[in-house]
Order: sequence, then structure tokens, then C1' cells
RNA sequence: UUCUUAUCACGAGAGACGGAGGGACAGGCCCUGUGAAGUCUCGGCAAAGCGCGCAAGCGUCAGUGCCAAAUCCUGCAAGUGUCCAUCACUUGAGAGAUAAGAC
Repeated sequence: UUCUUAUCACGAGAGACGGAGGGACAGGCCCUGUGAAGUCUCGGCAAAGCGCGCAAGCGUCAGUGCCAAAUCCUGCAAGUGUCCAUCACUUGAGAGAUAAGAC
């Protein structure tokens, strides 16, 4: 990297450097010189994993990931509501992110 499985409506900041961008992609809509991305320091959040247990759960772990907005919303399909258009809602895919395992 690839494949498989699981989860994604919860949770979590501040300082310094830095200087214009960023929120995966597209369309929206947002954040941003009352300083974006990135780097550093300290802090915090938490699912797996591992151990015990019938289970509930408890302990451990903080390596890794994460700390604006439901994965910010939609993006494909089906269904429902609506007189039509439109719009809204529900469900499932697809894509993405993270974790574990496997080749």
C1' cells in the first nucleotide's frame, strides 16, 4: 500500500513561531489579520488492543488517533409525507477518517 471487520449525532485547549489559507474531493455553507495551514512546548479527550469475568463490568494502555460546526450538509439508490414542482424526513449504499487483524 492492499484486503477484511468494526466505529464515526459523544468528548477534548493554551502559548510561541509562522504568515494566507483551511474545513478529504465536487456543490453549498462555514472558519480565518479579533490571525489560516504548518512547526514546537505544555495540556486534554478516547475507541480499539491486552488481562480478569457467564455477562454487566473492572483494571491496564495513551504507542496511535483526535481536540469549530453530526464524517458541517448534500453528492448514489429506495421509501414516506406534499395537488405538481419543490422541499423535508427515514433507511441503505458509495466515498472518507480511525482502530484491529491478515497477505
Record summary: This is a predicted structure of a 103-nucleotide RNA (SAM riboswitch aptamer (S box leader)) from Chryseomicrobium excrementi. The organism belongs to Chryseomicrobium, within Bacteria. Rfam family: SAM riboswitch aptamer (S box leader). Its family is annotated with regulation of gene expression in the Gene Ontology. Its mean pLDDT, the model's own confidence on a scale to 100, is 78.